[in-house]
RNA sequence: GAAGUCCGCCAGGCAGCCGCUGCACGCCCCGCGCGUGUGGAGGAAAGUCCGGGCCCCACAGAGCAGGAUGCCGGCUAACGGCCGGGCGCAGCAAGUCGCAAGACCCAAGGCGACGGAAAGUGCAACAGAGAGCAGACCGCCGAUGGCCUCGCGAGAGGAUCAGGCAAGGGUGAAACGGCGAGGCAAGAGCUCACCGCGUCCGUGGCGACACGGGCGGCACGGCAAACCCCAUCCGGAGCAAGGCCAAAUAGGGAAGCUAUAGCGCUGCUCGCGCUGCUUCCGGGUAGGCCGCACGAGCGGCGUGGCAACACGCCGCCAAGAGGAAUGGCUGCCCACGACAGAACCCGGCUUAUCGGCGGACUUCCACC
Numbered sequence: 001g002a003a004g005u006c007c008g009c010c011a012g013g014c015a016g017c018c019g020c021u022g023c024a025c026g027c028c029c030c031g032c033g034c035g036u037g038u039g040g041a042g043g044a045a046a047g048u049c050c051g052g053g054c055c056c057c058a059c060a061g062a063g064c065a066g067g068a069u070g071c072c073g074g075c076u077a078a079c080g081g082c083c084g085g086g087c088g089c090a091g092c093a094a095g096u097c098g099c100a101a102g103a104c105c106c107a108a109g110g111c112g113a114c115g116g117a118a119a120g121u122g123c124a125a126c127a128g129a130g131a132g133c134a135g136a137c138c139g140c141c142g143a144u145g146g147c148c149u150c151g152c153g154a155g156a157g158g159a160u161c162a163g164g165c166a167a168g169g170g171u172g173a174a175a176c177g178g179c180g181a182g183g184c185a186a187g188a189g190c191u192c193a194c195c196g197c198g199u200c201c202g203u204g205g206c207g208a209c210a211c212g213g214g215c216g217g218c219a220c221g222g223c224a225a226a227c228c229c230c231a232u233c234c235g236g237a238g239c240a241a242g243g244c245c246a247a248a249u250a251g252g253g254a255a256g257c258u259a260u261a262g263c264g265c266u267g268c269u270c271g272c273g274c275u276g277c278u279u280c281c282g283g284g285u286a287g288g289c290c291g292c293a294c295g296a297g298c299g300g301c302g303u304g305g306c307a308a309c310a311c312g313c314c315g316c317c318a319a320g321a322g323g324a325a326u327g328g329c330u331g332c333c334c335a336c337g338a339c340a341g342a343a344c345c346c347g348g349c350u351u352a353u354c355g356g357c358g359g360a361c362u363u364c365c366a367c368c
Stems, first nucleotide, its partner, number of pairs: 001364010012333007020040008028031001042339001046350002049348005054238001056236002066234005071085005086114001087112003095104003115229002120227002122223002137169002139165003144162002147158004177195002180192003196218001197216008242290004252281006261275005297316008334337001
């Protein structure tokens, strides 16, 4: 310098005028009035998919049912999130081979519901001979037994009837280890080397796992985003949560008063209850206030850590409505401006998005 990949940040700017709205102060003719000052959307405010705070209800403990999560280590208030690592998969550039098609290899980076398939049950379309302790369509063989020919005979040759085989072809997402050699009639873990797999041991690592060695002739194929098993976690509702103040009207409770009146139990006496007035109390509705903006907060610096993050110091206060504000016009400039709009709050994920800026890593080229 070029290319690629990943991460972070910004989200048209300036000025004037007219509006809307929270708060503070001031003014009067007290009206939801006027004036002045000041604050006024986002990286996703979105989807409401996870997790938590807050708050109300329920709750002795344990278990069942149900749901969620699932490699290892760390972070966190918590998570299905994040960071680092392991293993696997796919694969661009570069590289190697090649005339080419393409093959091999594959940096940074991408993707993975990535516990268990020798506990049990189940599933596998189509194609195919055969799809789970399988199978023979083409094919190979026909050593052995039988047949034919030749031969006096030992035997030789032929066809392939019995039969043997699973190497090659073919089907499939997948064909009961792969590949090479030996072996054989042809073959086959039948035997051997290497690889894979299983198992035991050693070494390194906190661990996932990696590396090395011994043994085993291969048994134990795939799917758990099928049931299931194992481990861990989970009570329910949500700010219209919930709390406080509190008219009018109706009804409730207590005390007192009055005609000793009416009605009911009851025909009479007593008693009790209801009907009236006054005062007090309590629940609750309209309405008002809080919740509601100082918080797992934001910015800078430092320390520890690869990082997520944690700790310390300094500084800052930054929308808070309740029919619900954040808009419009004009001028200038430019790279011509995307997706979009708070409603209790916070951490994530996912989705939408015009452009621009910065950084890190990798590969290649050139120079020192």
Bacterial RNase P class A from Betaproteobacteria bacterium CG2_30_68_42, 368 nucleotides, folded computationally. The source organism's lineage runs through Bacteria, Pseudomonadati, Pseudomonadota and Betaproteobacteria. Rfam family: Bacterial RNase P class A. Rfam's curators write: Ribonuclease P (RNase P) is a ubiquitous endoribonuclease, found in archaea, bacteria and eukarya as well as chloroplasts and mitochondria. Its family is annotated with dimeric ribonuclease P complex, tRNA processing and ribonuclease P activity in the Gene Ontology. The family's RNA type in Rfam is ribozyme. The gene name in the source record is rnpB.